This is a predicted structure of a 508-nucleotide part of an RNA (small-subunit ribosomal RNA, 5' domain) from an uncultured Bacillota bacterium. Its Rfam family is "Bacterial small subunit ribosomal RNA". The full RNA is in RNAcentral, with records from ENA and SILVA. Its mean pLDDT, the model's own confidence on a scale to 100, is 84.
Context: one part of a larger RNA
RNA sequence: AUCGAACGCUGGCGGCGUGUUUAAUACAUGCAAGUCGAACGGGGCUUGCGGGGGCUUGCUCCCGCAAGUUUAGUGGCGGACGGGUGAGUAACACGUGAGCAACCUGCCCUUCGGAGGGGGACAACAGUGGGAAACUACUGCUAAUACCGCAUAAAGUGCGACGGCGGCAUCGCCGAUGCACCAAAGAUUUAUCGCCGAAGGAUGGGCUCGCGUCUGAUUAGCUAGUUGGUGGUGUAAUGGACCACCAAGGCGACGAUCAGUAGCCGGACUGAGAGGUUGGCCGGCCACAUUGGGACUGAGAUACGGCCCAGACUCCUACGGGAGGCAGCAGUAGAGAAUAUUGGGCAAUGGGGGCAACCCUGACCCAGCAACGCCGCGUGAAGGAAGAAGGCUUUCGAGUUGUAAACUUCUUUGACGAGGGACGAAACAAAUGACGGUACCUCGAAAACAAGCCACGGCUAACUACGUGCCAGCAGCCGCGGUAAUACGUAGGUGGCAAGCGUUGAUC
Numbered sequence: 001a002u003c004g005a006a007c008g009c010u011g012g013c014g015g016c017g018u019g020u021u022u023a024a025u026a027c028a029u030g031c032a033a034g035u036c037g038a039a040c041g042g043g044g045c046u047u048g049c050g051g052g053g054g055c056u057u058g059c060u061c062c063c064g065c066a067a068g069u070u071u072a073g074u075g076g077c078g079g080a081c082g083g084g085u086g087a088g089u090a091a092c093a094c095g096u097g098a099g100c101a102a103c104c105u106g107c108c109c110u111u112c113g114g115a116g117g118g119g120g121a122c123a124a125c126a127g128u129g130g131g132a133a134a135c136u137a138c139u140g141c142u143a144a145u146a147c148c149g150c151a152u153a154a155a156g157u158g159c160g161a162c163g164g165c166g167g168c169a170u171c172g173c174c175g176a177u178g179c180a181c182c183a184a185a186g187a188u189u190u191a192u193c194g195c196c197g198a199a200g201g202a203u204g205g206g207c208u209c210g211c212g213u214c215u216g217a218u219u220a221g222c223u224a225g226u227u228g229g230u231g232g233u234g235u236a237a238u239g240g241a242c243c244a245c246c247a248a249g250g251c252g253a254c255g256a257u258c259a260g261u262a263g264c265c266g267g268a269c270u271g272a273g274a275g276g277u278u279g280g281c282c283g284g285c286c287a288c289a290u291u292g293g294g295a296c297u298g299a300g301a302u303a304c305g306g307c308c309c310a311g312a313c314u315c316c317u318a319c320g321g322g323a324g325g326c327a328g329c330a331g332u333a334g335a336g337a338a339u340a341u342u343g344g345g346c347a348a349u350g351g352g353g354g355c356a357a358c359c360c361u362g363a364c365c366c367a368g369c370a371a372c373g374c375c376g377c378g379u380g381a382a383g384g385a386a387g388a389a390g391g392c393u394u395u396c397g398a399g400u401u402g403u404a405a406a407c408u409u410c411u412u413u414g415a416c417g418a419g420g421g422a423c424g425a426a427a428c429a430a431a432u433g434a435c436g437g438u439a440c441c442u443c444g445a446a447a448a449c450a451a452g453c454c455a456c457g458g459c460u461a462a463c464u465a466c467g468u469g470c471c472a473g474c475a476g477c478c479g480c481g482g483u484a485a486u487a488c489g490u491a492g493g494u495g496g497c498a499a500g501c502g503u504u505g506a507u508c
Base pairs, nucleotide, nucleotide: 001507002506003505005504006503007502008501009500012377013376014375015374016373017372018370019369020335025333026332027331029330030329031328034077035076036075039074040073042071043070044069045068046067047066048065049064050063051062052061053060054059084288085287086286094212095211096210097209098208099207100206103205104204108201109200110199111198112197113196114195116150118148119147125140126139127138128137129136130135156181157180158179159178160177162175163174164173165172166171186193187192188191214260215259216258221251222250223249226248227247228246229245230244231243232242233241263285264284265283266282267278268277269276270275290311291310292309293308294307313324314323315322316321341367343366344365345364349363350361351360352359353358380410381409382408383407390401391400392399393398414449416444417443418442419441420440424435452497453496454495455494456493457478458477459476463492464491465490466489467488473480474479
């Protein structure tokens, strides 16, 4: 000097930040990912029209159609983003610089083409069952932008063979050519939104390599998919990534292997710098989501609020069987020296869905709590000597507190009361503000409501009295205390800092 601090005493206001560093311990409760009826069939409700029955002749019931609204299910897109945590990881994890002639990329942009004609199902629904429940079985019916054939077919893919150009070894690019193969979906408010194929772009990712990246040798040898080859499998793609066979290699005192510790960085703190320490908040990357394993779906998966299996734990149970996962936001218990509200709003920014209206959004914006930090302001200003009273000291003369107070004049920041009252709001117009009647402005009242903490032997700014008597105690170091203690305790005084002050811990 600094801190995500804690503790003691004290505490007026505001702004901006920050706030479980420990148990990656266990979690009650609520919320945190939905949306689209302009993909689809059905259901409910409302209204209108038509038909029929009852019939009190204007009521009711049923059926059909249409419109509006709503939605469990099928379907689409999104749940791979956003948010959390740092357990693991000493590694191409990260940083930096290159490479991929070895790769993928939904939505988005640009361009070129295309959408012909069919089929069979499964939910919903109805019926019959099973089960305590979770849920589930069978039969029957049905729609689609769900699913499956067929047609069409090149700039696509595969195979064959030709020519040209280029390179970086495998090779790459271009042109012409033959055969084979592969596509589509419609909707509405009729103006659009979608659908399929191909090429390019953008964005996002994947892989490889050079260099850098803690400690220990009281860890010196390690390694059989191990190192390489051939041929395959697999992948978007290279590769012992995996497999079969063959060879016997590969790494290591320039520290392999083993052990310990640790997320990495931009940065942060400190320092004149070199350096040392650190990685909380914010940003980038990585890893993880009760523990371990696995795949599915998908453009994309460590799939936190998806699935399956196993383990531990908790809960329900009719004992047959089921349900769950806060390292999301709040909150609870526990642990701990220690860390907040089960708040408001989608108004702004951003995200998902939707043609849109809009819906969702504990992201986010705000408010609440905490002197935890930084910054700013205030607790009054000027005058005022009979140097009042009181306190303390005293050589008893006085000294000091001390212009301090009283008193006089003045001011009103903050707090308080009253009135007015925003920016943030952008969209054709209109409408739309959680914060918030907040900030800010004006007026009112009265010095009124607002100062403590530590130290005073030297280092180190600041001294006397009394008490105590090697006791009680102090102490960062030196050291104080055994009867005159400026070092202990109290008081007066003084010094320092100030809404803080001191102590402890940590780093330079």